[in-house]
RNA sequence: UACCCCAUAGUCUAGUGGUUAGGACACCUCUCUUUAAAGGAGGUGGCGGGAAUUCGAAUUCCCCUGGGGUAU
Numbered sequence: 001u002a003c004c005c006c007a008u009a010g011u012c013u014a015g016u017g018g019u020u021a022g023g024a025c026a027c028c029u030c031u032c033u034u035u036a037a038a039g040g041a042g043g044u045g046g047c048g049g050g051a052a053u054u055c056g057a058a059u060u061c062c063c064c065u066g067g068g069g070u071a072u
Stems, first nucleotide, its partner, number of pairs: 001071007010025004018055001027043005048064003052060001
């Protein structure tokens, strides 16, 4: 310098243009218990940034940022 892949919650992960972005762990509240854990019920929290296409974008395209890889 060129090319390829990835970026979704505190962590891991599903979601290939449409109906509230889903699940697990963690966290908070309640319940249970003599207490705690486990169990049960409920809850908070998320699409890296910008622009474009579209009636509609986490999803498609472009640029940037960050991470990984290959070649020179």
The RNA shown here (transfer RNA) has 72 nucleotides and comes from Nicotiana sylvestris. It matches the Rfam family "tRNA". The sequence is in RNAcentral, with records from Rfam. The source organism's lineage runs through Eukaryota, Euphyllophyta, lamiids, Solanaceae and Nicotiana. Its mean pLDDT, the model's own confidence on a scale to 100, is 81.